[in-house]
Context: one part of a larger RNA
C1' cells in the first nucleotide's frame, strides 16, 4: 500500500454493470421447479345440431375433458461442498493407452418390414378398508407382449489363404454347420351409397456396417500437514480353473506357490473438493479456490437392486433408522444441499415478483404444450465505473463567531447582492433496438424533445511524533485517549468542547481477514 461475498458506527443525490447465508448438509407450513404424444392405441364425461316419438328418453352427426394401456423423457437442466464414520485419492490435472470396451437421440450406407396367437388395464359389476390403498368376476384395443417363416450383414464353434504384431494377438478373405429380427399409422389419389382392395414419395419399425457425440477402464508424471506416527498386509501378492462385467483385472471363487509395501516416507492421524483462475508482488514467491467455466463427489442416515443407451436415480423403488404429520389406534404419509418464502443459528447475506417475448432443452409430423434453466423486475453504497449538489461577479472585508499585544487578526469572494445555466432529479409530451410474416415479460423502460426554478441533493476522518494540518477554554494521573513511542498530577497543539486548518468525498472511518 493492495485486496474482500465483508460486517460494524456516522452519514447518504442520481445512474450502469456485477454480487449478496462464508455460520446449522439444522429443521421446514404453502405455492411453483418434468413432462409431453389422438399422426401408436381402445373407452368416451360434456356441449352443440338433426330427427323419432313413449315429452324426456332414443337414435344419428359433430366436439372431444379426465383417466388409462403404449412411446419418448424424467441419468439434462438447476443446487451443495458439509460430513466422526467421505475423498491426500487415477478425485483433479497433464500426457497417453483401449490389439480390453458400450453408446438413445443425430448422420452415411445396405437388407428388410412376413404369417399368426393369447392376454390386461381403462370400462362394468361387486367387495375390503377410516384413509392411503387393494381383492374378486366379466368385456376390449395397440407401435404393448407371445409364437413361426425368411436372413444381405451379424453373432457361436470349427478350419484354409494372405498380411501386420515383440509376443499374447489382431486385420482382411473364405469353407462346413449352427442362431438370432420387425408394426405400423396418417396423408393422397382411383373406384364407390358406404366398407374394403391396390399403390408413389415421405414418416415409423427391425436387422447390420460405418460416422459423429458421450461415457466406462488402464498407466506415467504432478498435487497439504505431522516421523512426538516405523513398520504395514491373508484376498494379502502371484498363477492355473471357473464365474462375473460393455470390458482388462482377487472383481468374484476353488485349488497352488508365498509374497507385496516401506526412510525416494509405507500405514497411521490431521486437515482438505480439485483445477482455469482470483488477490497481492518489479519477479520469484506468498495465500486463496465466492460468482463463471471444466471434472468430481453427494440428495433426510445408512444399505440395496430394478428399469433403462445410459443411474444403483435431488422432485423413482425397496428395506433398516432417527424426525415430522394424519388416524376410526388396525395402519398410513413426508424429505427445499431446486425458485421464492419460514424458523433456528449468527457481526452478517434479498422477493412466498413478472414472463417464456429472447437463448437454451424435452415431447410432438405440426400447431403447440411444459421449462423458478433463463431473460427480466424487486430490495440492499455490498463492489467497481460514472455524474451531479452550481457558474460568473461581488469590499462598507457587512452582521456574527472565533481569538487579540484591544491597534487588530481570521472565517473571507466565503455570504447577501447583480448576472448566468438547467447536466440530473420533477413535471409534459414522442418513443425504439432487442423480431419480424406474425410473436415483447422487460416497458410507456432506453432514448428524444419541451417547461419552470438555483431550484431537491455534503458527510466522514484527522490535526504530539511517525504524518498533511493549531490556538483558545474546560478538567487536573480526574474524566479520559491509544496503532507503536507515549499523553493527563493547575498554563495539556495527545483528553472534551469550540474556532481554525489538512485529507478523502456518497461515502468517510473502525474491525477481522490475505499479500
Nucleotide at each position: 500500500g493492495a485486496a474482500c461475498g465483508a460486517a460494524c458506527g456516522c452519514u447518504g443525490g442520481c445512474g450502469g454493470c456485477g454480487u449478496g447465508c462464508u455460520u446449522a448438509a439444522c429443521a421446514c407450513a404453502u405455492g411453483c421447479a418434468a413432462g409431453u404424444c389422438g399422426a401408436a392405441c381402445g373407452u368416451g364425461a360434456u356441449u352443440g345440431a338433426g330427427a323419432g316419438c313413449u315429452u324426456g328418453c332414443u337414435c344419428u352427426c359433430a366436439u372431444g375433458a379426465a383417466a388409462g394401456u403404449g412411446g419418448c423423457g424424467c441419468a439434462c437442466g438447476g443446487g451443495u461442498g458439509a460430513u466422526g464414520a467421505g475423498u491426500a485419492a487415477c478425485a483433479c490435472g497433464u500426457g497417453g493407452a483401449u490389439a480390453a470396451u458400450c453408446u438413445g437421440c443425430c448422420u452415411g450406407g445396405c437388407g428388410a418390414u412376413u404369417c399368426g396367437g393369447g392376454a390386461u388395464a381403462a370400462c362394468a359389476c361387486u367387495u375390503c378398508g377410516a384413509a392411503a390403498g387393494g381383492g374378486g368376476u366379466g368385456c376390449u384395443a395397440a407401435u404393448a407382449c407371445c409364437g413361426g417363416a425368411u436372413a444381405a450383414g451379424c453373432c457361436c464353434a470349427c478350419g484354409g489363404a494372405c498380411u501386420c504384431u515383440u509376443a499374447g494377438g489382431g486385420g482382411u478373405u473364405u469353407g462346413c454347420g449352427g442362431g438370432a429380427a420387425a408394426a405400423g399409422g396418417g396423408g393422397g389419389c382411383c373406384u364407390c351409397u358406404a366398407u374394403u382392395u391396390a399403390u408413389a414419395a415421405g414418416c415409423u419399425u427391425c436387422a447390420u456396417c460405418g460416422g459423429a457425440u458421450g461415457a466406462g477402464u488402464c498407466c506415467g508424471c504432478g498435487u497439504a500437514c505431522c516421523a512426538u506416527u516405523a513398520g504395514c498386509u491373508a484376498g494379502u501378492u502371484g498363477g492355473u480353473g471357473g464365474g462375473g462385467u460393455a470390458a482388462u483385472g482377487g472383481c468374484c471363487u476353488a485349488c497352488c506357490a508365498a509374497g507385496g509395501c516401506g526412510a525416494c516416507g509405507a500405514u497411521g492421524g490431521u486437515u482438505a473438493g480439485c483445477u482455469g483462475g482470483u488477490c497481492u508482488g518489479a519477479g520469484a514467491g506468498g495465500a486463496u479456490g465466492a460468482u463463471c467455466a471444466g471434472c468430481c463427489a453427494c440428495a433426510c442416515u445408512g444399505g440395496a437392486a430394478c428399469u433403462g443407451a445410459g443411474a444403483c436415480a435431488c422432485g423413482g423403488u425397496c428395506c433398516a433408522g432417527a424426525c415430522u404429520c394424519c388416524c376410526a389406534c388396525g395402519g398410513g404419509a413426508g424429505g427445499c444441499a431446486g425458485c421464492a418464502g419460514u424458523g433456528g443459528g449468527g457481526a452478517a447475506u434479498u422477493u412466498u415478483g413478472c414472463g417464456c417475448a429472447a437463448u437454451g432443452g424435452g415431447g410432438g409430423a405440426a400447431a403447440c404444450c411444459c421449462u423458478g434453466a433463463c431473460g427480466c423486475a424487486g430490495c440492499a453504497a455490498c463492489g467497481c465505473c460514472g455524474c451531479g449538489u452550481g457558474a460568473g461577479u461581488g469590499a462598507u472585508g457587512a452582521a456574527g463567531g472565533c481569538u487579540u499585544u484591544c491597534g487588530g487578526g481570521u472565517c473571507g469572494u466565503a455570504a447577501a447582492g447583480c448576472u448566468c445555466u438547467u447536466u440530473u432529479a420533477c413535471c409534459c409530451g414522442a418513443g425504439a433496438u432487442g423480431a419480424u410474416a406474425a410473436u415483447g415479460a422487460c416497458a410507456g423502460u432506453a432514448u428524444c424533445g419541451g417547461c419552470g426554478g438555483a431550484a431537491g441533493a455534503a458527510g466522514c476522518c484527522c490535526c504530539g511524533g511517525c504524518u498533511a494540518a493549531c490556538u483558545c477554554c474546560g478538567u487536573g494521573c480526574c474524566a479520559g485517549c491509544a496503532g507503536c513511542c507515549g499523553c493527563g498530577g493547575u498554563a495539556a497543539u495527545a483528553c472534551g468542547g469550540a474556532g481554525g486548518g489538512g485529507g478523502c468525498u456518497a461515502g468517510c472511518g473502525u474491525u477481522a481477514u490475505u499479500c
The part of an RNA shown here (small-subunit ribosomal RNA, 5' domain) has 515 nucleotides and comes from an uncultured bacterium. The full RNA is in RNAcentral, with records from ENA. Its mean pLDDT, the model's own confidence on a scale to 100, is 81.